[in-house]
RNA sequence: GCCCGCGUAGCUCAGCGGUAGAGCAACUGCCUUGUAAGCAGUAGGUCGCCGGUUCAAUCCCGGCCGCGGGCU
Numbered sequence: 001g002c003c004c005g006c007g008u009a010g011c012u013c014a015g016c017g018g019u020a021g022a023g024c025a026a027c028u029g030c031c032u033u034g035u036a037a038g039c040a041g042u043a044g045g046u047c048g049c050c051g052g053u054u055c056a057a058u059c060c061c062g063g064c065c066g067c068g069g070g071c072u
Base pairs, nucleotide, nucleotide: 001071002070003069004068005067006066007065010024011023012022013021018055026042027041028040029039030038048064049063050062051061052060
């Protein structure tokens, strides 16, 4: 330099055009003599960045950035 994959909540990952979700973690309440466990609830996201297509983009297209892998 070229090719491929990935980038979504604090962490691990779903979601493949039509209002962004789960588990764990955090917080509050219940329970307990207390803690843990359990139960109920709450909060947390410019969906890596910039453009394009579309009535509508996390999703499709282009470029860039970062990470991983491959070829020379």